[in-house]
Molecule: transfer RNA
Organism: Clostridia bacterium
RNA sequence: GCGCCCAUGGCUCAAUUGGAUAGAGCGCUUGAUUACGGAUCAAGAGGCUUCGGGUUCGAUUCCUGAUGGGCGUGCCA
Numbered sequence: 001g002c003g004c005c006c007a008u009g010g011c012u013c014a015a016u017u018g019g020a021u022a023g024a025g026c027g028c029u030u031g032a033u034u035a036c037g038g039a040u041c042a043a044g045a046g047g048c049u050u051c052g053g054g055u056u057c058g059a060u061u062c063c064u065g066a067u068g069g070g071c072g073u074g075c076c077a
C1' cells in the first nucleotide's frame, strides 16, 4: 500500500435485521440493613450510538467519505 472486521454510559456487551421513549451486567452515588465494613435489598445519576454527508415518513441498523483500533497479506530498505 491492498483486503476484511470493529467503533453504543467509566468497563464488558445487547437492541427482535429500518419503527418511534437506546437497554442489561459490573462499576459509581444515595438510602435500608450492620457495632463498622463486606455481602444483600431499594432508588438514582450516567449515552448528541466516533465524526461529516446521503437515502428514507423514520437510521444504532442501509450507502459514502474521514478518523481511530484489530486481523491478514505484499513492496522497498
Stems, first nucleotide, its partner, number of pairs: 001073007010026004019057001028044005050066005